[in-house]
Context: one part of a larger RNA
RNA sequence: GGAUGAACGCUGGCGGCGUGCCUAAUACAUGCAAGUCGAACGAGGUGCUUUUGUAGCAAUACGAGAGUAUCCUAGUGGCGAACGGGUGAGUAACGCGUUGGUGACCUACCCCAAAGUGUGGGAUAACAGUCCGAAAGGAUUGCUAAUACCGCAUGUGGUUAUUGGAUCUAGAAACUGAUAACUAAAGGAGCAAUUCGCUUUGGGAGGGACCUGCGUCCCAUCAGCUAGUUGGUGAGGUAACGGCCCACCAAGGCUACGACGGGUAGGGGACCUGAGAGGGUGGCCCCCCACAAUGGAACUGAAACACGGUCCAUACACCUACGGGUGGCAGCAGUAGGGAAUAUUGCACAAUGGGCGCAAGCCUGAACGAGCAACGCCGCGUGGAGGAUGACGGCCUUCGGGUUGUAAACUCCUUUUGGGGGGGACGAUAAUGACGGUACCCCUUGAAUAAGGCUCGGCUAACUCUGUGCCAGCAGCCGCGGUAAUACAGAGGAGCCAAGCGUUGUCC
Numbered sequence: 001g002g003a004u005g006a007a008c009g010c011u012g013g014c015g016g017c018g019u020g021c022c023u024a025a026u027a028c029a030u031g032c033a034a035g036u037c038g039a040a041c042g043a044g045g046u047g048c049u050u051u052u053g054u055a056g057c058a059a060u061a062c063g064a065g066a067g068u069a070u071c072c073u074a075g076u077g078g079c080g081a082a083c084g085g086g087u088g089a090g091u092a093a094c095g096c097g098u099u100g101g102u103g104a105c106c107u108a109c110c111c112c113a114a115a116g117u118g119u120g121g122g123a124u125a126a127c128a129g130u131c132c133g134a135a136a137g138g139a140u141u142g143c144u145a146a147u148a149c150c151g152c153a154u155g156u157g158g159u160u161a162u163u164g165g166a167u168c169u170a171g172a173a174a175c176u177g178a179u180a181a182c183u184a185a186a187g188g189a190g191c192a193a194u195u196c197g198c199u200u201u202g203g204g205a206g207g208g209a210c211c212u213g214c215g216u217c218c219c220a221u222c223a224g225c226u227a228g229u230u231g232g233u234g235a236g237g238u239a240a241c242g243g244c245c246c247a248c249c250a251a252g253g254c255u256a257c258g259a260c261g262g263g264u265a266g267g268g269g270a271c272c273u274g275a276g277a278g279g280g281u282g283g284c285c286c287c288c289c290a291c292a293a294u295g296g297a298a299c300u301g302a303a304a305c306a307c308g309g310u311c312c313a314u315a316c317a318c319c320u321a322c323g324g325g326u327g328g329c330a331g332c333a334g335u336a337g338g339g340a341a342u343a344u345u346g347c348a349c350a351a352u353g354g355g356c357g358c359a360a361g362c363c364u365g366a367a368c369g370a371g372c373a374a375c376g377c378c379g380c381g382u383g384g385a386g387g388a389u390g391a392c393g394g395c396c397u398u399c400g401g402g403u404u405g406u407a408a409a410c411u412c413c414u415u416u417u418g419g420g421g422g423g424g425a426c427g428a429u430a431a432u433g434a435c436g437g438u439a440c441c442c443c444u445u446g447a448a449u450a451a452g453g454c455u456c457g458g459c460u461a462a463c464u465c466u467g468u469g470c471c472a473g474c475a476g477c478c479g480c481g482g483u484a485a486u487a488c489a490g491a492g493g494a495g496c497c498a499a500g501c502g503u504u505g506u507c508c
Stems, first nucleotide, its partner, number of pairs: 001508004006504005013380006019373002021338001026336003030333003035079003040076002043073003046069010086291003095216004100211003105208003110204008118152004127142006157183009187196003217263003224254003229251006236244001266288004270281004293314005316327004344370001352366001353364004383413004393404004418445006427435001452497005457478003463492005473480002
């Protein structure tokens, strides 16, 4: 000098764009953050239409049934909830980056292609009843539906076994035949056409899994480490290879090219600095990984060993009728605590994106946009021109004057900004705008609403007076101060930056 997720002191007009718990992965009140589908299903409620019973002369009242509409409620069922959002505790590791490999693999939704969608069955929630419990919740009897569940048939196909062919390979795959066994489905909407689905198979796209060469911090005051350890055979397990797991057998495997141990740390794209080489950093944004009070486990599912799922244990907190239950903000706001220090319990789904749905639409603290903060960068303003008897005042003075200083006053002008009034968007498409009556434009008003901070001995741009008297104090280094201090303090003046200026921390 540059940089900063900064903090502190003094000061502070506006706008745009960004950024904002670096500390306690501490504890959390409250609200919201993942639902959706009635075009899968039964039931209940509601409205409308209509039939009918009882009472009544009637109006009407109370019931029962049918149809229909849309809505609501919980339930069965489907899809989603594994994305999106947060954090960086752990991890020195195939975690990440990069290069390859899988002849050892998986893939819901989406796209392309081929074939099919036949026929039966038994339940169960809801509901009704009974019962237990303070509650959370649960037990039991009876009824009922389905795109829920289970058979049978069919088999284009697929899988397995046996057996041929041809091709490639170090070898094993895939391809193409034969025989045998096994193996599928679900319906909904519509007057209909049709359409949305369902099943099996092949391929694609995108996604994932595993393996691998190389790279990836400090300590040798860590020198030896290892028993599923290293390899084999068999069996199990997985989507899949594999000591991944198990039984048996062998005795191996790693290490000075740093094993093992200890410390520290999420990695990368990037960012800062530097002429570069390098050094430092990993906040915001993007990619990957890991985690979800702590530890462990599996279930469901195409995918999780699952932040707002389940079970167990632990700690903590809450409710309790003391028998027992409930909870997990490292989602968005917000609270307490810690700290030098870090924001609103706001608006809205209008746009973009996501989930569900044929759709209308619903949900979305993702995202959008607002609020707070000079935290940063950038831009603008605090007026412009003229104006000398160089006014007054201040300060200095050799008492002549000098300086503040064209600075002010005064004259003329302008209106960025500010106040008032009017118009008023783009972003959205026939309609729909949170932002927002915002941005922007026009009229009007009046220089009006707007300057400070640090420094002035040398380094280092900028000097005098007074006070103080090794005191009070200053200080980055050298050093100033003990009676003439350009170094302390005040004042005048000056210098440098400027809505900032200084100080401190950290990096180059």
Predicted 3D model of a 508-nucleotide part of an RNA (small-subunit ribosomal RNA, 5' domain) from an uncultured bacterium.
Model confidence (mean pLDDT): 85 of 100.
Its Rfam family is "Bacterial small subunit ribosomal RNA".